A computed fold for a 98-nucleotide RNA from Candidatus Brocadia pituitae, annotated as c-di-GMP-I-GGC riboswitch aptamer.
Lineage of the source: Bacteria > Pseudomonadati > Candidatus Brocadiales > Candidatus Brocadiaceae > Candidatus Brocadia.
The sequence was found by an Rfam model in a public genome assembly.
RNA sequence: UUCGAGAAAGGCAAACCUUGAGAAAUCAGGGGACGCAAAGUAAAGGAUCUUACGAGCCGAUUAAUCGGUUUAUAAAAAAGACAGCCUUACUACCGAAA
Numbered sequence: 001u002u003c004g005a006g007a008a009a010g011g012c013a014a015a016c017c018u019u020g021a022g023a024a025a026u027c028a029g030g031g032g033a034c035g036c037a038a039a040g041u042a043a044a045g046g047a048u049c050u051u052a053c054g055a056g057c058c059g060a061u062u063a064a065u066c067g068g069u070u071u072a073u074a075a076a077a078a079a080g081a082c083a084g085c086c087u088u089a090c091u092a093c094c095g096a097a098a
Base pairs, nucleotide, nucleotide: 001097002096003095004094011036012035016031017030018029019028020027021026034084040090041089042088044087045086046085048081049080050079051078054071055070056069057068058067059066060065
């Protein structure tokens, strides 16, 4: 530097169950293993997911505010989630070959 023997040592841990956080997507701890050679880290681009806040309407209230309800679209736009969807950036163990 390249590669991962249908490899080994070592490692991670999907679904599901459970406890907690959140409006939700989802996240964290424990159990559990479908898989993973970066299934390590980072939301920069795309994909996907969510819609609390916001906006509209109605009601209560002097008002502040509170409650109910509708909306995430053809495009554009907002806030979040996801690194185990792809790209990108950074870093790294073991082994093999040169």